[in-house]
Notes
This is a predicted structure of a 509-nucleotide part of an RNA (small-subunit ribosomal RNA, 5' domain) from Brevibacterium permense. The organism belongs to Brevibacterium, within Bacteria.
Context: one part of a larger RNA
């Protein structure tokens, strides 16, 4: 000197962009963060419109059919594995590179072929009814489907088995025999959909080469361990599990143990080399009250699913239930310390739906916080009997000091007043559709009017003198001031730095 997700003391006008539990992965009231599809089904059936009919104050109320479809719950499909958090674990193929998969997955999409045939049987919801305080949980009946199951087809696909061609060891590709399993309907002009194979793209799965923390006051470790066969299970290889077999594998080039820590692009810093860091952004990895577990499904071992255990924390008729902020706000605690229980989906994405259009604490924005950068103001010219005060002082006089009053002149920022957007591409038949926002930006208006501190002045280090105290009381980053003449403590006055800031701690360079 220079960074910081700082924090502390004094001070503190303004506007943009950033940026804020580094500490308890502490415990959590309350709202809210994952829904949508009636163009897949079957119930309910609301306004509203048309008819009948009765009160009859002749234009209203009731009843009733009929159309009509809001609405609620249900079945079914996609989404919910994304998007948000958080860094606890973890030193490992986690992560960065770069490679392999002849060891393999990939719904939605986007391209090719081929097909959509024919049938059957249930169940929710709804009815009835039972138990429970209660979550809830049962019988009985009746229904429907793009819910579910059978049977045909089979161009291709799998398995088996011959033959032929290639290749990187297993093996790979093409040909032929034999077996093995699909489908759904709505509208019919289209369109959106189903299956089956094949290719793409995307996304992952596993393998394997290097690279990246400390500790020998850790020196020996390992029995599913090394490895083989054979087998099981998985998308796929493989002690990933299992039998039986062998006696292996690792280790001073640091096995093992121990501490510590997500990881990287990046970030500070330094001429570089190197060192230090991994807040915000963006990839990737782990986690989701703690420990296990699978279920569903193209993807999970699944934050806002599910079981089981254990802790906490509610509720309860005591029988027995609810619950997970490390989403977004908020609490309480812990701390030196780190915000609002706010708008809006208008944009951009994302989900669902054929679309309107519905969700979307993602995400746009808005609030607080000098926490950082950055700009910008706090006025500008003139003005000397060098006013007054103040402080020194040789009492002459110097200094504050052109500073101030006075003149003369701007009006940025803030205030007040009129106007007044881009973001809208899109959706909509059209009218219309902006959270931010009357916000930003542009006129006009008034008046120097509303806006200066902090930290230092012994040397290092740029700035001195008075007075008070008197080894007291206090300063200090070192050296070191302070014992009656202190430029070092305190206060003035006056300088000097920075300046909406300065200053002290903490860290790293």
């Nucleotide at each position: 000197g220079g960074a910081c997700g700082a924090a502390c003391g004094c001070u503190g006008g303004c506007u943009g962009c950033g940026u804020g539990c580094u500490u308890a992965a502490c415990a959590c009231a309350u709202g809210c963060a994952a829904g949508u599809c009636g163009a897949a089904c079957g119930c309910u059936g609301a306004a509203g419109c048309c008819g009948g009919g009765u009160g009859c104050u002749u234009g209203c109320a009731c009843c009733u059919g009929g159309u009509g479809g809001a609405u609620g719950a249900g079945u079914g499909g996609c989404g919910a594995a994304c998007g948000g958090g958080u860094g606890a674990g973890u030193a490992a193929c986690a992560c960065g590179u770069g490679a392999g998969u002849a060891a393999c997955c990939u719904g939605c999409c986007c391209c090719u072929g081929a097909u959509u045939u024919c049938g059957g049987g249930a169940u929710a919801a709804g009815c009835c009814u039972g138990g429970g305080a209660a979550a809830c949980c049962g019988g009985g009946u009746c229904u429907a489907a793009u819910a579910c199951c059978g049977g045909a087809u089979a161009c291709g696909a799998c398995c088996a088995c011959c033959g032929a061609a290639c290749g990187c060891a297993u093996g790979u590709u093409c040909g032929g025999u034999g077996g093995u399993g699909g489908a759904a309907a709505g509208u019919u002009u289209u369109u959106c959909g189903a299956u089956c194979a094949g290719g793409g793209a995307u996304g992952g799965g596993c393998u394997c080469g290097c690279g990246g923390c400390c500790u020998a006051u850790c020196a020996g470790c390992u029995u599913g361990u090394u490895g083989g066969u054979g087998g099981g299970g998985u998308a796929a290889u493989g002690g990933c599990c299992c039998a039986c077999c062998a006696a292996g594998g690792c280790g001073a080039c640091g096995a093992c143990g121990g501490g510590u820590a997500g990881c990287c692009g990046g970030c500070c810093u330094g001429a570089g080399a190197g060192g230090g860091c991994g807040a915000c952004c963006g990839g990737c990895c782990a986690c989701a009250c703690u420990g296990g577990g699978a279920c569903u499904g193209a993807g999970a071992c699944a934050c806002g699913g599910c079981c089981c255990a254990g802790a906490c924390u509610c509720c309860u008729a005591c029988g027995g239930g609810a619950g997970g902020c490390a989403g977004c706000a908020g609490u309480g605690g812990g701390g030196a310390a780190u915000a609002u229980u706010g708008c809006a989906c208008a944009a951009u994405g994302g989900g669902g739906g054929a679309a309107a259009c519905c969700c979307u604490g993602a995400u746009g924005c808005a609030g607080c916080g000098a926490c950082g950068c950055a700009g910008c103001g706090u006025g500008c010219g003139g003005g000397a009997u060098g006013a007054c005060g103040g402080c020194c002082u040789u009492c002459g006089g110097g200094u504050u000091g052109u500073a101030a009053a006075c003149c003369g002149c701007u009006u940025u920022c803030a205030g007040c007043a009129g106007g007044g957007a881009a973001g809208a591409a899109g959706c909509g038949a059209a009218a219309g559709u902006g959270a931010c926002g009357g916000u930003a930006c542009c006129u006009g208006c008034a008046g120097a009017a509303g806006a200066a501190g902090u930290a230092c002045c012994g040397g290092c280090u740029a700035a001195c003198u008075a007075c008070g105290u008197g080894c007291c009381a206090g300063c200090a980053g070192c050296c070191g001031c302070g014992g009656u003449a202190a430029u070092a403590c305190g206060u003035a006055g006056g300088g000097u730095a920075c300046g909406a800031g300065c200053g002290u701690u903490g860290u790293c360079c």